This is a predicted structure of a 505-nucleotide part of an RNA (small-subunit ribosomal RNA, 5' domain) from an uncultured prokaryote. Its Rfam family is "Bacterial small subunit ribosomal RNA". The coordinates come from a structure-prediction model, not an experiment, and the mean pLDDT is 85.
[in-house]
Context: one part of a larger RNA
RNA sequence: GAUUGAACGCUAGCGGCAUGCUUAACACAUGCAAGUCGAACGGAAACAGCAAGAGCUUGCUCUUGGCUGUCGAGUGGCGGACGGGUGAGUAAUGCAUAGGAAUCUGCCUUGUGGCUGGGGAUAGCCCGGAGAAAUUCGGAUUAAUACCGCAUAAUCUCUACGGAGUAAAGGAGGCCUCUAUUUAAAGAUUAUUGCUAUAAGAUGAGCCCGCGGUGGAUUAGAUAGUUGGUGAGGUAAAGGCUCACCAAGUCUACGAUCUAUAGCUGGUCUGAGAGGAUGACCAGCCACACUGGGACUGAGACACGGCCCAGACUCCUACGGGAGGCAGCAGUGGGGAAUCUUAGACAAUGGGGGCAACCCUGAUCUAGCCAUGCCGCGUGAGUGAAGAAGGCCUUAGGGUUGUAAAGCUCUUUCACCUGUGAGGAUGAUGACAGUAACAGGAUAAGAAGGACCGGCUAACUCCGUGCCAGCAGCCGCGGUAAGACGGAGGGUCCUAGCGUUGUUC
Numbered sequence: 001g002a003u004u005g006a007a008c009g010c011u012a013g014c015g016g017c018a019u020g021c022u023u024a025a026c027a028c029a030u031g032c033a034a035g036u037c038g039a040a041c042g043g044a045a046a047c048a049g050c051a052a053g054a055g056c057u058u059g060c061u062c063u064u065g066g067c068u069g070u071c072g073a074g075u076g077g078c079g080g081a082c083g084g085g086u087g088a089g090u091a092a093u094g095c096a097u098a099g100g101a102a103u104c105u106g107c108c109u110u111g112u113g114g115c116u117g118g119g120g121a122u123a124g125c126c127c128g129g130a131g132a133a134a135u136u137c138g139g140a141u142u143a144a145u146a147c148c149g150c151a152u153a154a155u156c157u158c159u160a161c162g163g164a165g166u167a168a169a170g171g172a173g174g175c176c177u178c179u180a181u182u183u184a185a186a187g188a189u190u191a192u193u194g195c196u197a198u199a200a201g202a203u204g205a206g207c208c209c210g211c212g213g214u215g216g217a218u219u220a221g222a223u224a225g226u227u228g229g230u231g232a233g234g235u236a237a238a239g240g241c242u243c244a245c246c247a248a249g250u251c252u253a254c255g256a257u258c259u260a261u262a263g264c265u266g267g268u269c270u271g272a273g274a275g276g277a278u279g280a281c282c283a284g285c286c287a288c289a290c291u292g293g294g295a296c297u298g299a300g301a302c303a304c305g306g307c308c309c310a311g312a313c314u315c316c317u318a319c320g321g322g323a324g325g326c327a328g329c330a331g332u333g334g335g336g337a338a339u340c341u342u343a344g345a346c347a348a349u350g351g352g353g354g355c356a357a358c359c360c361u362g363a364u365c366u367a368g369c370c371a372u373g374c375c376g377c378g379u380g381a382g383u384g385a386a387g388a389a390g391g392c393c394u395u396a397g398g399g400u401u402g403u404a405a406a407g408c409u410c411u412u413u414c415a416c417c418u419g420u421g422a423g424g425a426u427g428a429u430g431a432c433a434g435u436a437a438c439a440g441g442a443u444a445a446g447a448a449g450g451a452c453c454g455g456c457u458a459a460c461u462c463c464g465u466g467c468c469a470g471c472a473g474c475c476g477c478g479g480u481a482a483g484a485c486g487g488a489g490g491g492u493c494c495u496a497g498c499g500u501u502g503u504u505c
Stems, first nucleotide, its partner, number of pairs: 001505002004502001006501005013377006020369001021335001026333003030330003035078003040075002043071002047069003050065007085288003095212001097210001099208002103205002108201008118148002126139005156165003170193002173190002176187002179184001214260003221251003226248008263285004267278004290311005313324004341367001343366003349363001350361004380410004390401004414446001416441005424432001449494005454475003460489005470477002
């Protein structure tokens, strides 16, 4: 000098854009953060409509009817493996880069072939019981795109090449014909959406290997599933991944093992570069979700707002037993030098569900707070010598503050008031927000400080103090004329900031 997720002191007008618990991966009150589908299903708790009936205060109340819009709870499907957070662990099961073969892949895209005919249950509802509650037990009854057989098998799997084995589900709309008084029901029909098998693609994921990236030798030996083989099991898949048997290997001074520290990278800061430091925000990967362990479901998890077990902690309890997990967004306590609102909206972008309408979305977009940073603007402009007054200095003549002020003449950026008012939105739809911007109005009006002045280092005098009080980054100042302490006048530098402290180069 540059730098910063900074803090502290003094000060502070406006706007734009960013950033904002670096400490206790400490504990958390409260609200919200993952739902959706009635075009899968039986249905009808609520609301509204309609119809019928009853009562009468004649325009209201009640009852009945899933009839319609819809829809609580429930079965079922898809999604809760994404998005969001944190960096505890991890020195390699990770990351970066470059390769590889023994794999899987829901939704999506492109092909090919199918969707036949049946069955038994079970939630819910109803009845009854247990319990303070969480919840739970028994009986009766019911549906499906839930579940299970049968048929078929182009493909696919297995094969001793003879053969054997494995699927599925329907929904809603239109049309026509027949039955037909209408309603309604059925159908060899049609386009659609689903389901199933399979071949590819795309996307995503799992696995293996080369090379690279850190400190310690006051850590020198480490290792028995250890290293390899055979066989088997297991996995979507290679493999001591696991097991049986056999062999005795394997790593290591080019640092094994142990220990300490640490998420890695693109990048960021600095520097002429080489390098050094660093890994906030943004992006990619990884790991974690109160602590430890485990699996279930599923295309995908060993699953942040799922389950089970154990533990610590907190809460409820009728003492028998239960409930919970902010390292999601806000917010609270605590710790700390220190870090924000218990806000608005789904308008946009994106995500989940749905044929859609739409619903959900603390992702996101916005607003709020903070000079935390960067950038921009303003605090007026011109004129004005009687060089006013006052202050300070003085050799008492004067000098300086100083064109500075006053005065006169102008302007109105920003802020303020009034009005108009985009674009973000391809037809509709705007939280932001009557925002940005534009026009008009009023008045110099509302808007300057901080540090320093001995040398380094730009900037000097007076007074006070008297090795005291104090200053100080280094050298050093202060013991009676201090340009170094304190005050004043003057000056220098930067400027809505200026200094100090810390960090890195």